[in-house]
The RNA shown here (transfer RNA) has 72 nucleotides and comes from uncultured Ruminococcus sp. Taxonomically the source falls in Ruminococcus (Bacteria, Bacillota, Eubacteriales, Oscillospiraceae). Its mean pLDDT, the model's own confidence on a scale to 100, is 81.
RNA sequence: UUCCGUAUCGUCCAAUGGUAGGAUCAUCCCCCUGCUAAGGGGAAGAUGGCGGUUCGAUUCCGCCUGCGGAUU
Repeated sequence: UUCCGUAUCGUCCAAUGGUAGGAUCAUCCCCCUGCUAAGGGGAAGAUGGCGGUUCGAUUCCGCCUGCGGAUU
């Protein structure tokens, strides 16, 4: 320099055009217990940014940014 991949709750991971879901991680609340741990129940929490296509975009397209890789 060019090319490829990737970006989703705090963390890890799903969802290939139609209500964004899971976790034996973390946070908060309740139950349980003489106390703590463990255990049971529940809650909150996310699509990197700007545009485009579409009735409808996490999904498809373009650019930018971050990360990883290959090449010179």